[in-house]
């Protein structure tokens, strides 16, 4: 210098004006709770708050039940509250290496299905050309034409044509047979918790691909979602039709059956009213730091900190100085005279994006900058 | 905030995983007409929202993203 992997920051300080929450002081008002004004104090977005793709907490519905159907996950071991997440390892692929990528169970013994076009033949395959024996005919006597057959070595088609090389064999050929190599299956031994790896032996066994096709196997999943749900306040106007009241409508927020519970109303249509307040709601699988265990994810322990809470939805604007980047100008240094470095000045720019019940992940967007490990 | 649905030509919409895509309307040209409308004939217009993956092969199957649309509270 190049590459690769990981972590962190994501403008800083000050002045002025402004916004939301909390507690306090003071003034006004009220019988009081409270409300309003003013004042100073304190706190006030993110690494993704985003997409809503997973998982959980929480709330309601049975205390969350059984079966079918449906959905999800998919190498092994571990971590975690849980996960489709994370860590380590295995296998396959890529790279010179660090390292990266993989929806990575099953297609020989569960079964079904599909494989267009081309091609003779596409899944216990297949004679189009070619090669060869035999028969017939012709003649130019070793060739040509035709026929019954044999043959998967060669050509050709295709994404894919049923192991590879060499030999034996044969009329020509072929795992038909032999040696070696590759793969697969089985057995034994050794290592590993395991996925799996290594070695030896046997078997001519050579088996196409697709399961992000149906499906099979193993494991997991009850449903809805803070517009859940609870309390209070306030307003209005009911009507029609149908089905029901132990011969049980309907409900228990996706479907069917069973079981259990509630059960006197329910469904549809027309019409009417309120668009309020409080709780849920911010203290947690919490952040930071040290030590210990572990390769790591992570766990344990001690200390310390208190950190947004709106609902027409706050977290902003402006000025000054500084920082970073880029163009230009001026001055200086190096020097292979074309670049490069330093300083100053002017101008421009400083991203992606913004909480809404709360967490753990994934994915996606992002100007620019800093730090570290490893490889060449 | 939460939960769903969709994207193929200018518009509306088809397409068991198989020749890279069928129609209709609109447009354009022609015939007819004095001219137009109607009718008839012909023609033009996609690379299926974007990017990856599975597969021999993707509009279709899978994943991620982009864009668009819809629904929701309470009382009687």
């Nucleotide at each position: 210098g190049g590459g690769u992997c990981g972590g962190c920051c994501g403008g800083g300080c000050g002045g002025c004006c402004g916004c939301g929450g909390c507690a306090c002081g003071u003034c006004g008002u009220u019988c009081a709770c409270g409300c309003g004004g003013c004042g100073g104090g304190u706190c006030g977005a993110g690494g993704a708050a985003g997409g809503u793709c997973c998982g959980g907490g929480c709330u309601c519905c049975a205390c969350a039940g059984g079966g079918c159907a449906g959905g999800g996950u998919g190498g092994u071991g571990g971590c975690c509250a849980a996960c489709a997440g994370c860590c380590a390892c295995c296998c396959g692929g890529g790279g010179a290496a660090a390292c990266c990528c993989g929806c990575g169970g099953g297609a020989u013994c569960a079964g079904u299905g599909c494989c267009a076009c081309a091609g003779a033949g596409a899944a216990c395959a297949g004679a189009c050309c070619g090669c060869c024996u035999c028969c017939c005919g012709g003649c130019g006597u070793g060739c040509c034409g035709g026929g019954c057959g044999g043959u998967a070595a060669g050509g050709g088609u295709g994404a894919a044509a049923c192991g590879g090389u060499g030999g034996u064999g044969c009329a020509a050929g072929a795992g038909a047979c032999c040696a070696c190599c590759a793969g697969u299956g089985c057995g034994c031994c050794g290592g590993g918790c395991g996925a799996c790896c290594g070695g030896c032996g046997c078997a001519g066994c050579u088996a196409g691909g697709c399961a992000a096709a149906c499906c099979c196997c193993a494991c997991c999943c009850g449903g809805a979602g803070c517009a859940a749900g609870a309390u209070c306040a306030g307003a209005c106007a009911g009507g029609a039709u149908g089905c029901g009241u132990u011969c049980g409508a309907g409900g228990g927020c996706g479907g069917c059956c069973c079981g259990c519970c509630c059960g006197a109303g329910c469904a549809u249509c027309c019409g009417g009213g309120u668009a309020g307040a409080u709780c849920g709601c911010a203290c947690c699988a919490g952040g930071c730091g040290g030590c210990c265990g572990g390769c790591a994810a992570c766990g344990g322990u001690c200390g310390u900190c208190g950190c947004a809470g709106a609902u027409g939805g706050a977290u902003g604007g402006u000025c000054g100085c500084c920082c970073c980047u880029g163009c230009g100008c001026u001055g200086g240094g190096u020097c292979u005279c074309g670049a490069u470095c330093c300083a100053g000045c002017u101008c421009a720019g400083g991203a992606c994006a913004g909480a809404a019940c709360c967490c753990g992940g994934c994915c996606u967007a992002c100007a620019g900058g800093c730090c570290g490990g490893c490889c060449c | 905030g939460c939960c769903c649905c969709g994207g193929u030509a200018u518009c509306c919409c088809a397409a068991c995983g198989g020749c890279a895509g069928a129609g209709g309307a609109a447009g354009c040209g022609g015939u007819c007409u004095c001219a137009a409308a109607c009718a008839c004939c012909g023609u033009c217009c996609a690379g299926u929202g974007u990017g990856g993956g599975u597969u021999c092969g993707a509009g279709u199957c899978c994943c991620a993203c982009c864009c668009g649309g819809g629904g929701c509270a309470c009382c009687a």
Two RNAs folded together computationally: RNase P RNA and transfer RNA, 452 nucleotides in total. It holds a member of the Rfam family "Bacterial RNase P class A". About the family: Ribonuclease P (RNase P) is a ubiquitous endoribonuclease, found in archaea, bacteria and eukarya as well as chloroplasts and mitochondria.